[in-house]
Parts: sequence; C1' cells; structure tokens
RNA sequence: CGCGGAGUGGCGCAGUUGGUUAGCGCACCGGACUCAUAAUCCGGGGGUCAGGGGUUCAAGUCCCCUCUCCGUUA
Repeated sequence: CGCGGAGUGGCGCAGUUGGUUAGCGCACCGGACUCAUAAUCCGGGGGUCAGGGGUUCAAGUCCCCUCUCCGUUA
C1' cells in the first nucleotide's frame, strides 16, 4: 500500500426493510428494606452514534472522504 471487520453513555453490547422517544446489562447517584452492610425492590442522571460532507420528507442505518483499532496478503 491492497483486502476484510470494528468505532453507539464510564465499561460490555443491541439497534431488523431508513421511520415515530437511540435501548439492554453492569457500574454510578437517590430512596425503600435492615441495628448496619450486602442482596433485593423503586426511581434518576449520563449519548449529539469516531470526524466531515452528501442523498432523503426523514440517516446510528445508504453513498463519498478522513481518523483510530483489529485481522490478513505481499
């Protein structure tokens, strides 16, 4: 350099054929329960979906360029 895959809250992941509010688990915060802690239960905050541009009424999803990581060929 070429090819393939990945990038979505702090972490690990889902997101179907482009569609209505971007969710799940863990973690974190508050509360209930307890003598107390853990466990359990209830509630809450946190994302501009790697960056930019384009298509579309509408983009995490499609197209183009760039960046980072992983694998692979020489």
Source information:
Transfer RNA from Chitinophagaceae bacterium IBVUCB1, 74 nucleotides, folded computationally. Taxonomically the source falls in Chitinophagaceae (Bacteria, Bacteroidota, Chitinophagia, Chitinophagales). Model confidence (mean pLDDT): 80 of 100. RNAcentral holds the sequence, with entries from Rfam. It matches the Rfam family "tRNA". Rfam classes the family as a transfer RNA.